[in-house]
Predicted 3D model of RNase P RNA and transfer RNA as a complex of 448 nucleotides.
Rfam match: Bacterial RNase P class A. By type it is a ribozyme. Gene Ontology terms of the family: tRNA processing, dimeric ribonuclease P complex and ribonuclease P activity.
């Protein structure tokens, strides 16, 4: 230089006018007047990395108090170590794909816990299974052939064929045995916290699927801010539950609270009726930001600074000017320099916060890696 | 804003590891009839919302995303 690969960060800048929402000030109308409502001006302060999907964690709130247990549901799955927690994140381990840099991976369990499934084709699909071609033996027979046994090596069929190679043995063969290799299991032993690896013996144990049931570890009470709580206006009440009590903890079980105790109120529960104001919740929080420290890193720990949107049909827009980017077009001493159009990406708070996932113009920037030319 | 549901022919729907994805309307064509309807008999119509991934094999199981529609103060 050229191609790769894996992060950080920005998200058009500055100025001016007009314009909208919040808060705070002053001053004015207007009412039922220490207020509430309306305009005006002045100051300030106004999206985002993804505010999105709503996939997962939680904070917060309510179900009286939110407890325990599981035979039930659900989620999650290699280690270890971060968090408030997590299906996130870092670090290592395995297995794959890349020359590499690196990048993907729902990566517990299938030798012994058990159950299932496998279309079509094939002779047989996991059963101490199958025989179509084929090898043996023996029987009829003179041969061709044909029936009875026995056998799994090889053809063929399939995604998938009952581990491979020699060899013993056999009538012919087969893990029937044996020796060697793969893999798996289980013991030792060394290494490491651990997954995991490395060496050594043994076991003849040798197909898949567990995003099939299940088994084994871990977690998991349910519903949401319309959740809930004060004010205010408004309406009509009806049925229904029960004494071996009935109600609550949207499965049972314990436990533990209400309520009751003879028919009324209280409670639960269905149905009907009303209302669609206002405040709070709701903005100092698992907060940003600097600087030191601890850790390979994700993170933590100490210290300083900052206050940065809060509407309720729902504000953050618009012009103009000059710089920056981009596109055409022409001109060039190729460095570039006019002039025209384009302010452009995805998008856009509504209780909050940690991830994830998707959308996304163009720009900065650091690390590595491959290949090539020059020194 | 918060919960849930469901996308399979032009419309309504079965179908939930192994089919060339089925059925009813509907449509188109032929027969029938003087025409038309009805009847008869054929047909053609599908990325099973789109993309990944397990599996040998996915409408079916899973992850992700797009579209639609219901209920809640």
């Nucleotide at each position: 230089c050229a191609g790769g690969u894996c992060g950080g960060c920005c998200a058009c800048g500055c100025g001016a006018u007009c314009g909208c929402g919040g808060c705070g000030g002053c001053g004015g109308g207007u009412c039922g007047c220490u207020g509430a409502u309306c305009c005006g001006c002045c100051g300030u302060c106004g999206a985002g990395g993804a505010a999105a999907g709503u996939c997962c964690g939680c904070c917060c709130u309510c179900c009286a108090c939110a407890g325990g247990g599981c035979a039930g549901c659900g989620c999650u799955g290699c280690u270890g170590g971060c968090u408030a927690a997590c299906g996130g994140c870092c670090a290592g381990g395995c297995g794959g794909g890349g020359u590499a840099a690196c990048c993907c991976g729902a990566c517990g369990g299938a030798a012994c816990a058990g159950u299932g499934c496998a279309a079509c084709a094939g002779a047989g699909a996991a059963g101490u299974g199958u025989a179509u071609u084929g090898c043996c033996g023996u029987c009829c027979a003179g041969c061709c052939g044909g029936g009875c046994g026995g056998c799994g090596a090889g053809g063929g069929u399939g995604a998938a064929a009952c581990g491979g190679u020699g060899g013993u043995g056999u009538a012919a063969g087969a893990g029937a045995c044996c020796a060697c290799c793969a893999g798996c299991g289980c013991g030792g032993u060394c290494a490491g916290u651990g997954a995991u690896g490395g060496c050594c013996g043994c076991g003849g144990c040798u197909g898949g699927c567990a995003a099939a049931c299940c088994c084994c570890a871990g977690c998991g009470g349910g519903a949401g801010c319309a959740a809930g709580g004060c004010a205010a206006a408004g309406c009509a009440g009806g049925c229904g539950c029960a004494u071996u009590g009935g109600g609550g903890c949207g499965g049972c079980c314990c436990g533990u609270c209400c309520c009751g105790c003879a028919a009324a109120a209280a409670g639960c529960g269905c149905c009907g009726g009303g209302u669609a104001u206002g405040c709070c919740g709701c903005a100092u929080g698992a907060c940003g930001g600097g600087c030191g420290g601890a850790g390979c890193a994700a993170u933590c720990c100490g210290u300083c600074c900052g206050c940065g949107a809060g509407a309720g049909a729902g504000a953050u827009g618009a012009u103009c000017g000059c710089g920056c980017g981009g596109c055409u077009u022409u001109c060039u001493c190729c460095g570039g320099a006019a002039a025209g159009c384009c302010u452009g990406a995805c998008a856009g708070a509504a209780g909050g916060c940690g991830g994830c996932u998707u959308a996304u113009c163009g720009g900065c920037u650091g690390g590595c890696c491959u290949g090539g030319a020059c020194g | 804003g918060u919960g849930c549901c469901u996308g399979u022919a032009g419309c309504u729907c079965a179908g939930c590891g192994g089919a060339u994805a089925g059925a009813g309307c509907g449509u188109c064509u032929g027969c029938c009839u003087a025409c038309g309807g009805a009847g008869c008999a054929g047909a053609a119509a599908g990325u099973c919302g789109g993309g990944g991934g397990u599996u040998c094999g996915a409408a079916u199981c899973u992850c992700u995303c797009c579209a639609g529609g219901c209920a809640c103060a």